[in-house]
């Protein structure tokens, strides 16, 4: 890429290259030369996997590491729609 299955009103950024776009797709409506997207560095949020306890919890607490986030409720409706994490061939 495909299946499955969990979550999705909450959190959290500066700076540097870069230079016109972004917010998955449709209509909206928003961000954006007071610097999109993107790439790189330090930082943060968070607790899905993993570690620790515990008879057990849809429990408790840490946060090595492995993701993954760091405008607006997945931004709003819709949808056979997305996105993250786990497994599975």
């Nucleotide at each position: 890429g495909g299946c499955u299955u969990a979550u999705c009103c909450a959190g959290a950024g500066u700076a540097g290259c870069a230079g016109a776009g972004g917010g998955a797709c449709u209509g909206g409506c928003c961000c954006u030369g007071u610097g999109a997207a993107g790439c790189u560095a330090c930082a943060g949020c968070a607790a899905c996997c993993g570690g620790g306890g515990g008879a057990a919890a849809c429990c408790c607490a840490a946060a090595a590491g492995g993701u993954g986030c760091u405008a607006a409720a997945u931004c709003c409706a819709g949808a056979a729609a997305g996105a993250u994490g786990a497994g599975c061939a």
Molecule: SAM riboswitch aptamer (S box leader)
Organism: Candidatus Caenarcanales bacterium